[in-house]
Context: one part of a larger RNA
RNA sequence: UUGGGCGUAAAGGGCGUGUAGGCGGGGGAUUAAGUUAGAUGUGAAAUCUAUAGGCUUAACCUAUAAAUUGCAUUUAAUACUGGUCCUCUUGAGUUCGGGAGAGGAGAGCGGAAUUCCCGGUGUAGCGGUGAAAUGCGUAGAUAUCGGGAGGAACACCGGUGGCGAAUGCGACUUCCUGGACCAAUACUGACGCUGAGGCGCGAACGCGUGGGGAGCAAACAGGAUUAGAUACCCUGGUAGUCCACGCAGUAAACGAUGAUCACUAGGUGUAGCGGGUAUUGACCCCUGCUGUGCCGGAGUUAACGCAUUAAGUGAUCCGCCUGGGGAGUACGGCCGCAAGGCUAAAACUC
Numbered sequence: 001u002u003g004g005g006c007g008u009a010a011a012g013g014g015c016g017u018g019u020a021g022g023c024g025g026g027g028g029a030u031u032a033a034g035u036u037a038g039a040u041g042u043g044a045a046a047u048c049u050a051u052a053g054g055c056u057u058a059a060c061c062u063a064u065a066a067a068u069u070g071c072a073u074u075u076a077a078u079a080c081u082g083g084u085c086c087u088c089u090u091g092a093g094u095u096c097g098g099g100a101g102a103g104g105a106g107a108g109c110g111g112a113a114u115u116c117c118c119g120g121u122g123u124a125g126c127g128g129u130g131a132a133a134u135g136c137g138u139a140g141a142u143a144u145c146g147g148g149a150g151g152a153a154c155a156c157c158g159g160u161g162g163c164g165a166a167u168g169c170g171a172c173u174u175c176c177u178g179g180a181c182c183a184a185u186a187c188u189g190a191c192g193c194u195g196a197g198g199c200g201c202g203a204a205c206g207c208g209u210g211g212g213g214a215g216c217a218a219a220c221a222g223g224a225u226u227a228g229a230u231a232c233c234c235u236g237g238u239a240g241u242c243c244a245c246g247c248a249g250u251a252a253a254c255g256a257u258g259a260u261c262a263c264u265a266g267g268u269g270u271a272g273c274g275g276g277u278a279u280u281g282a283c284c285c286c287u288g289c290u291g292u293g294c295c296g297g298a299g300u301u302a303a304c305g306c307a308u309u310a311a312g313u314g315a316u317c318c319g320c321c322u323g324g325g326g327a328g329u330a331c332g333g334c335c336g337c338a339a340g341g342c343u344a345a346a347a348c349u350c
Base pairs, nucleotide, nucleotide: 003322004321005320006319007304008303012318014201015200016199017198021194022193023192025088026087027086028085029084030083031082033081034080035077036076037075038074039073040072041071042070049065050064051063052062053061054060091191092188093187094186095184097182098181103177104176106174107173108172110154115149116148117147118146119145120144121143125136126135162169163168206247207246208245209244210243211242215241216240220236221235222234223233258317259316260315261314262313263312266295267294268293269292270291271290272289273288274287275286276285299306300305323350324349325348332343333342334341335340
C1' cells in the first nucleotide's frame, strides 16, 4: 500500500452551526457527459509470449503472428448515474390548537443556617482528638435571649424524574427568549443528509481590570503523629471560590460508543401528550406517538457484554488508529498578557 479496524486491546473530533465537497425520494419527457457495443486511425523498434528457422547444442540471432489492456475520431444503444424541463407527496419544512419542562438572559424578592457587631441573662470553662496540644476565655468566652450587618448556597419536594447540542441547569416572582413533543386540517413541493476549512459555544483551575468577601480553603504558620512527616488528624489562614467585563479553550469534556436514514421477537417500569371502553367522578383497563430505565431472544462479540436508545442487518458523509518507549515531546508555524494550547517528528532503544 491492498486492507483491517475505532464500548473496554491503538483509534469517535468536547459540542454545535454551516461553506466547498461527497451522497440523495416517486413518475414522465428530452439529451447522450459518464457507461456499453462496433468501426477507423494510432499505440516506433527492441523486449515479453507463441510458432517456425539459423549457428554441432545452448545462450544468442532471424522471420511471422499475437500482445501493446491506452488514446483520438466516428456510428449506434439508453437500463443506471449526470444535465435540462414538467409533475407528485411519502422525506423536509410551514400553519391552527394544546399541555410539560432546574432550557437560556435580565430584574426583583424570601426563609433556614454559618460568621461578625451591639445589648440582656450567666460563670469557668469552651473547643478539638484515637489521645492530646496549639487556639479561644475572668479585658467575661462557650451556652442562651433580643436587635443589627453581610456574603454565599437554596433543606424538604427530589425521583436510574425533567430540560438542553455539549459544557451544564434546582428557593420564589416577573419580563424577554430558544427548542422538543402531541393532536388535527391546510399549504410549499426534495427545499434533504453529512460536512474538510471557517465561525460560535465550551466544567474546573488559571490570567487581566474593577468590585465583593459570610462559610470553605491551595500556599503559608502553629499543634500533634512519626525514625523522619515538607502528609494523613487538629487550630488558624491568604489567593481562590462570588459579581461585572474581557482572556484562556482544556477534562475520565465518558454512554470511554460521531451524525442521519431504513429494517430486525418480546417482557416490565417511568415522564409528556393523545385516543378508546367504563364510571356520578377520579382511579383502573386497552391502545398510539415521543423520551427515559431495567430484563431478555435472534444476531453479534476475543470475551465481558450489546441487544428497536444495538456494540444486530444495510446505506451516505465526516473524524481517527496502524507495536511499546522516546512523546503528545523537540524543532518550526499559528494562537495567547502569561500559564500554556493547537499542529507534530526523528535519532536511539526494546